[in-house]
RNA sequence: CUUAUCAAGAGCGGCGGAGGGACAGGCCCUGCGAAACCCGGCAACCGGACAGUGUCCAAGGUGCUAAAUCCUGCAGAAUUAUUCUGAAAGAUGAG
Numbered sequence: 001c002u003u004a005u006c007a008a009g010a011g012c013g014g015c016g017g018a019g020g021g022a023c024a025g026g027c028c029c030u031g032c033g034a035a036a037c038c039c040g041g042c043a044a045c046c047g048g049a050c051a052g053u054g055u056c057c058a059a060g061g062u063g064c065u066a067a068a069u070c071c072u073g074c075a076g077a078a079u080u081a082u083u084c085u086g087a088a089a090g091a092u093g094a095g
Stems, first nucleotide, its partner, number of pairs: 001095006011039001013038002019029003023073004040065003044062003047057004069089001074086005
């Protein structure tokens, strides 16, 4: 850079000590212990089988493990402050 997916799933553990949720604005989580690391768990892609775009197996390589990618961020439509759709941006896998 290209492409696919992102409304599901996953601890009442250890260690650690103050941050974290990508960014901005909100709003949240957190000494009833944050992040990181370890163990456990989940099962998205790659792998395999059958099939014809779905089911199953495995948990090997990465990944993930509060809240819809937490919501919005640009545009459009409905219409009276809300909903929906498509982008942008981001994350993960594969090339």
This is a predicted structure of a 95-nucleotide RNA (SAM riboswitch aptamer (S box leader)) from a sheep gut metagenome. The prediction has a mean pLDDT of 78.